[in-house]
RNA sequence: ACGACCGCCACGGGAGAACCAGCCAAGCUGGUGCCGAAGGAGCAAACGCCCCGGAAACUCUCAGGCCGCAGGACCGUGGUGGUCGA
Numbered sequence: 001a002c003g004a005c006c007g008c009c010a011c012g013g014g015a016g017a018a019c020c021a022g023c024c025a026a027g028c029u030g031g032u033g034c035c036g037a038a039g040g041a042g043c044a045a046a047c048g049c050c051c052c053g054g055a056a057a058c059u060c061u062c063a064g065g066c067c068g069c070a071g072g073a074c075c076g077u078g079g080u081g082g083u084c085g086a
């Protein structure tokens, strides 16, 4: 240098979901409703098999979000670190 797996950084793409009221600038607060793609939680079969373990983009919405900004699973490109193999 090469391959596989896992992480980190940068750039690009990146969805969904409201209204009312009060204070009345931005915004904050309250009420009810809503969204799922940060995070969190729950569950199947195979399989291992006493217990139990066992996934998600599925489910729940604790958190977060519902102008915009920010965030954003995931995808692409580039760079970089670790482990293993040869």
Base pairs, nucleotide, nucleotide: 002085003084004083005082006081007080008079009078010077011076012075013074018032019031020030021029022028023027033066034065035064039062040060041059042058047053048052
Glycine riboswitch aptamer from Marinibacterium profundimaris, 86 nucleotides, folded computationally. The prediction has a mean pLDDT of 81. Rfam family: Glycine riboswitch aptamer. The literature on the family includes a 2017 paper in MBio by Babina et al., "In Vivo Behavior of the Tandem Glycine Riboswitch in Bacillus subtilis". Its family is annotated with glycine biosynthetic process in the Gene Ontology. Of the family's consensus pairs, 91% are formed in the model. The sequence was found by an Rfam model in a public genome assembly.